[in-house]
Molecule: transfer RNA
Organism: Pediastrum
Parts: sequence; structure tokens; C1' cells
RNA sequence: GUCCUCUUCGUCUAGUGGUUAGGACAGCGCUCUUUCAAGGCGUAAACGCGGGUUCAAUUCCCGCAGGGGAUA
Repeated sequence: GUCCUCUUCGUCUAGUGGUUAGGACAGCGCUCUUUCAAGGCGUAAACGCGGGUUCAAUUCCCGCAGGGGAUA
């Protein structure tokens, strides 16, 4: 240089056109307990960036950035 692949809450991850963007752990609040832990209930928190297609994009296309890989 060329090609392939990935990028979603703090972390790990599900979601492949119309979902309230879900789950686990972590955080916070309440509850339980003599107290702590564990448990129960609740709560906040995310689609890398810029364009395009579409009535509608996390999802499809292009470019950029970053991570990983193959090749020389």
C1' cells in the first nucleotide's frame, strides 16, 4: 500500500429498516438486617464522526478516525 473485520450505558454484551435501544455486572436510592454483606424493589446511564438512500437508519451505502487480522 491492498484486502477483511470490529466500534452500542462505566465494563461486557443483545438487537440486521418501524423495539420504550434490552440484559448482566458495577453505580445510586429505598427496603430487609442490631449492623455489614447477601436478597428484594426502583433509578440514572449508550448507538465513534461526517455524508448519502429511505416516509423512516443502531441496522443499508460511501468517506474519515480508531482497534484487530491477512498479504507483500